[in-house]
Context: one part of a larger RNA
Molecule: small-subunit ribosomal RNA, central domain
Organism: metagenome
């Protein structure tokens, strides 16, 4: 490379936007680049294949034919691809009218609880554990009442409920703002899909500067346990956790399942719309999400099964025995930590 694959065996990029590129709806016309057919020229000889001949035969050799799959020129065909032109509305988008939502950003507000401070009541314990001890407490703790300070998180509602591309998002109010769904089919008229590079976003931890610091808590200290105990348990406790700005760019970033489109039995929950019958509920039809079960089909099995891992097409990413190794070297990015790219020897 061909072929085969990527839920769990190796393999889907963390996610989106989008450049080049690849691919692309229905109808008509033109062209003839691809495509197809014919003709001409060329495609050296030898070699190769076929037929015939010459050495007694063969090897060898001579003649004829074929082959030379290609290239160029020319004549045509017009279904498909392409290009151009014209049109269409189903794909895509816009508009109008409605709808739901922890989607995002900023500002403000609230109550419960923990801790601390002040004051009152009150007295000898509290706390903690398997049991203890370290620890706190007669300088008055724990408990309880009142007041205050401060930080962080938002009980119930809460739901295989909702929203978001993913990461993720949960008290309330306001402002600004992104997306989605339904209905009308009014408008545009293929404007689409994917997407190497690129750009943006990206949990937690970590880093820089400046704040903040209630609770929790790596490190650390002490008490236990133990043969030991650099742990599990306990008492403390600093970074950190929080905010602003900047960096890092990784996760079992998981549905371990890339995106788009079409098609292929059903049943049953649930979220958001619409229709029609209707006083209303229920039931019915329909669109769009989100679950469970299940048939055909698929699958090594497990299982998947209209939210496919089924049947197909298009585009991207990735895999090719285990270890060595996501290491070394080089490059590149980063303040650093490190990230990205990424071998080989050797060995089984």
């Nucleotide at each position: 490379u061909u072929g085969g694959g990527c839920g769990u065996a190796a393999a889907g990029g963390g996610u989106g936007c989008g450049u080049a590129g690849g691919c692309g709806g229905c109808a008509a016309a033109a062209c003839a680049a691809g495509u197809c057919a014919g003709a001409u020229g060329u495609g050296a000889a030898a070699u190769c294949c076929c037929c015939a001949g010459g050495c007694u035969u063969a090897a060898c050799u001579u003649g004829g034919g074929g082959c030379g799959u290609g290239c160029a020129u020319u004549u045509g065909a017009a279904a498909c691809u392409g290009u151009u032109u014209u049109g269409c509305u189903u794909g895509a988008g816009u508009a109008a009218a409605g709808a739901a939502g922890a989607g995002g950003u900023a500002a403000g507000u609230g109550g419960a609880a923990u801790u601390c401070c002040u004051a009152g009541u009150g007295u000898a314990g509290c706390g903690g554990u398997g049991g203890a001890a370290u620890g706190c407490g007669u300088a008055g703790a724990u408990a309880u009442u009142a007041g205050g300070a401060g930080g962080a998180a938002c009980a119930c509602c809460a739901g295989u409920g909702g929203c978001g591309a993913a990461g993720g998002c949960g008290a309330c109010u306001u402002a600004c703002u992104g997306g989605u769904c339904u209905u009308u089919u009014a408008c545009u008229g293929a404007c689409g899909c994917u997407g190497a590079g690129g750009c943006a976003c990206g949990a937690a931890a970590g880093c820089g500067u400046g704040g903040g610091g209630a609770g929790c808590a790596a490190a650390c200290a002490g008490g236990a346990u133990u043969a030991g105990a650099u742990a599990c348990c306990c008492u403390g406790g600093u970074a950190g956790u929080c905010c602003a700005c900047g960096c890092u760019g990784u996760a079992a970033a998981c549905g371990a399942u890339g995106g788009a489109u079409a098609c292929u039995a059903g049943g049953u929950g649930u979220g958001g719309g619409g229709g029609a019958c209707a006083u209303a509920c229920a039931a019915c039809c329909u669109c769009u999400g989100u679950g469970c079960c299940g048939g055909a089909g698929c699958a090594a099995a497990c299982g998947c099964a209209u939210u496919a891992a089924g049947u197909a097409u298009c585009c991207c990413g990735c895999c090719u025995g285990g270890g060595g190794a996501g290491u070394a070297c080089g490059g590149u990015c980063g303040c650093a930590a490190g990230g990205c790219u990424g071998a080989a020897a050797c060995u089984c």